[in-house]
RNA sequence: CGCUUAUCAAGAGUGGCUGAGAGACUGGCUCUGAGACGCCCGGCAACCUGUCGAAAGAUAAGGUGCCAAUUCCAGACAGAUGAGUA
Numbered sequence: 001c002g003c004u005u006a007u008c009a010a011g012a013g014u015g016g017c018u019g020a021g022a023g024a025c026u027g028g029c030u031c032u033g034a035g036a037c038g039c040c041c042g043g044c045a046a047c048c049u050g051u052c053g054a055a056a057g058a059u060a061a062g063g064u065g066c067c068a069a070u071u072c073c074a075g076a077c078a079g080a081u082g083a084g085u086a
Stems, first nucleotide, its partner, number of pairs: 002085007013041001015040003021031003025075004042067003047063003050059003071078001
C1' cells in the first nucleotide's frame, strides 16, 4: 500500500513545555497569542490479548485508539480507527 470486516450522535483537563497555524481533501463554517498544532503528564473507551466467569458479562494489566463542534456540515469511487488477510 491492496482486500475483507466492525465502528464512527456517548465519554474524556481551568495541568506543564513550546509558539502559529489547525479542523484529511474541495466548498462552507469554525477553533486559535484569553495560546491553536505538536510533545509530556493526565484522562476516556473497551477493538485485540490477558485475568475472572457456564454464559451474559466484569476487569483495565499489555497492544492500539481517542480526548472542540454528529467523521463539524455538504460532496466523492471519500476518510479515520480496530481486527483479520495476500
Molecule: SAM riboswitch aptamer (S box leader)